A computed fold for a 346-nucleotide part of an RNA from an uncultured Bacteroidales bacterium, annotated as small-subunit ribosomal RNA, central domain.
Context: one part of a larger RNA
RNA sequence: UUGGGUUUAAAGGGUGCGUAGGCGGCAGAUCAAGUCAGCGGUGAAAUCCCCGGGCUUAACCUGGGAGUUGCCGUAGAAACUGGUCAGCUAGGAUACGGAUGCCGUGGGAGGAAUGUGUGGUGUAGCGGUGAAAUGCAUAGAUAUCACACAGAACACCGAUUGCGAAGGCAUCUCACGAAACCGGGAUCGACGCUGAGGCACGAAAGUGUGGGGAUCGAACAGGAUUAGAUACCCUGGUAGUCCACACUGUAAACGAUGAUGACUAGCCGUCGGGCAGCAAUGCCCGGUGGCCAAGGGAAACCGAUAAGUCAUCCACCUGGGGAGUACGGCCGCAAGGCUGAAACUC
Numbered sequence: 001u002u003g004g005g006u007u008u009a010a011a012g013g014g015u016g017c018g019u020a021g022g023c024g025g026c027a028g029a030u031c032a033a034g035u036c037a038g039c040g041g042u043g044a045a046a047u048c049c050c051c052g053g054g055c056u057u058a059a060c061c062u063g064g065g066a067g068u069u070g071c072c073g074u075a076g077a078a079a080c081u082g083g084u085c086a087g088c089u090a091g092g093a094u095a096c097g098g099a100u101g102c103c104g105u106g107g108g109a110g111g112a113a114u115g116u117g118u119g120g121u122g123u124a125g126c127g128g129u130g131a132a133a134u135g136c137a138u139a140g141a142u143a144u145c146a147c148a149c150a151g152a153a154c155a156c157c158g159a160u161u162g163c164g165a166a167g168g169c170a171u172c173u174c175a176c177g178a179a180a181c182c183g184g185g186a187u188c189g190a191c192g193c194u195g196a197g198g199c200a201c202g203a204a205a206g207u208g209u210g211g212g213g214a215u216c217g218a219a220c221a222g223g224a225u226u227a228g229a230u231a232c233c234c235u236g237g238u239a240g241u242c243c244a245c246a247c248u249g250u251a252a253a254c255g256a257u258g259a260u261g262a263c264u265a266g267c268c269g270u271c272g273g274g275c276a277g278c279a280a281u282g283c284c285c286g287g288u289g290g291c292c293a294a295g296g297g298a299a300a301c302c303g304a305u306a307a308g309u310c311a312u313c314c315a316c317c318u319g320g321g322g323a324g325u326a327c328g329g330c331c332g333c334a335a336g337g338c339u340g341a342a343a344c345u346c
Base pairs, nucleotide, nucleotide: 004317005316006315007300008299012314014201015200016199017198021194022193023192025088026087028085029084030083031082033081034080035077036076038074039073040072041071042070049065050064051063052062053061054060091191092188093187094186096183097182098181100179103177104176105175106174107173108172109171110154114150115149116148117147118146119145120144121143125136126135162169163168206247207246208245209244210243211242216240220236221235222234223233258313259312260311261310262309263308266291267290268289269288270287271286272285273284274283275282276281295302296301319346320345321344328339329338330337331336
C1' cells in the first nucleotide's frame, strides 16, 4: 500500500460552533475540465516477451516484430462527475399560531434542620463505642422553653419522569435570555451534511486576589484497637466545602457505543403536542423505557434510540512491559496539561 477494525479483546476526540477540504436533492438547456472512443507525434538504444539467424549446443552475439499501460496535439461523443444559465420543492431555513420543561443569567422571598449567643426551668451527669477513653460539665453542662443571629443545603412531591451539545440542572417567585416540539403548508429556494487546524463551553479537586465561614472535613493533634496501626472506630480540627472575579482543562467527561441521512415484522408502557370520538379508545409527529421478528455478534447481548443493511465526512487502533515515561516544543502563577518516542525485555 491492498486490506481489517474501534460496547466489553488495542481503538470514538469530554462537548458544541465553525474555516479549509471532502461529499451532496428533482428536472431542463449549454460548455466540454474530468470521462470515452478515432487519428497523428513522441515514448533513445540495450534489457524483458515472440518469430528467425550465427558460433557443434547452451550461455553469448545478432535481424525483425510486439510492447513501452505515459505525455502532447487534433477533430468528435455527452450518459455520469464538474462549470455556467434559467427553474422546482420532498432536504434545510424563516414567519405565524399553540403548548412544554429540575434549560441558562440576575434579583427578591420562605420553612425545617444544624451551630452559636442571651434569658428562663432544672440537676449531675452528658457524649461516644464492639467495649472504652480522649472531650464537655457544679464557673451549672446534657435535656427543655422563649427570643435573636449566621452560613449552607432545599425533606415530602420524585418517577422506570423532564430539560440541556456535553459538563450538568430540583424550595417559591419576578425579570431577562435561549431551545427543541406540534399545527396548517404562508415565505426563501439546495441556502445542505461532515469538519483537519481554529474558537468557545467544560464535574470534582487544585491555584491567585478579595470576602464569607453554619455544617462536614484532607493535613494535623489526642483517645482507642493492634505484635505494630503513620489506617479502619471515637473526640477535636486547618485548608477546603460557599460567593465574586481570574486561571486550570482533566475524569469510569460512560450508552465504555462520533455526526448526518435512508431502509428493515410486531407487542407493551410513559412524557409533550395534534386529529377523530359523548366517552372508553384509536391514529399521527417528536422524545424516553421494556420485550422481541429478520439480521448481526466470539459470546454476553444489540435489535427503528441498532452493535442490522447502505451512503458521506471526521477521529482513532496495530502484542505485553518499558510509558502516557524521557527528550524537544507549545500552554500554565504553580500543580501540571497537550503532543509523544527509543534502548532493553517477555
Source information
It was read from a public genome assembly. The coordinates come from a structure-prediction model, not an experiment, and the mean pLDDT is 89. Rfam family: Bacterial small subunit ribosomal RNA.